Record summary: RNAcentral holds the sequence, with entries from MGnify. Glycine riboswitch aptamer from a bovine gut metagenome, 82 nucleotides, folded computationally. Its Rfam family is "Glycine riboswitch aptamer". Its family is annotated with glycine biosynthetic process in the Gene Ontology.

[in-house]
RNA sequence: AACUCUGGAGAAGCCUAUCGUUCGAUAGGGGCCGAAGGGGCAAGGCAGAAAUGCUUAAACUCUCAGGCAAAAGGACAGAUUU
Numbered sequence: 001a002a003c004u005c006u007g008g009a010g011a012a013g014c015c016u017a018u019c020g021u022u023c024g025a026u027a028g029g030g031g032c033c034g035a036a037g038g039g040g041c042a043a044g045g046c047a048g049a050a051a052u053g054c055u056u057a058a059a060c061u062c063u064c065a066g067g068c069a070a071a072a073g074g075a076c077a078g079a080u081u082u
Stems, first nucleotide, its partner, number of pairs: 001082002004079004014029006031068003037064001038062003044055004
């Protein structure tokens, strides 16, 4: 690092229209969530006379993506194996 197993939060089962045999799907509308992914920044370090430039994090932050009953997914944690 990878496989498998276990645990794993948050937020409307929202409204309207169309399609559909049901579960649903699509489009629009505003309301929300942060723990897939993605973007952004500090100290520090390097260069420079300086201004400044480069580099550099997150569970912080943004909410692009994703998500807001269940299912699926899910950062992270534990265990086994390779």
The prediction has a mean pLDDT of 82.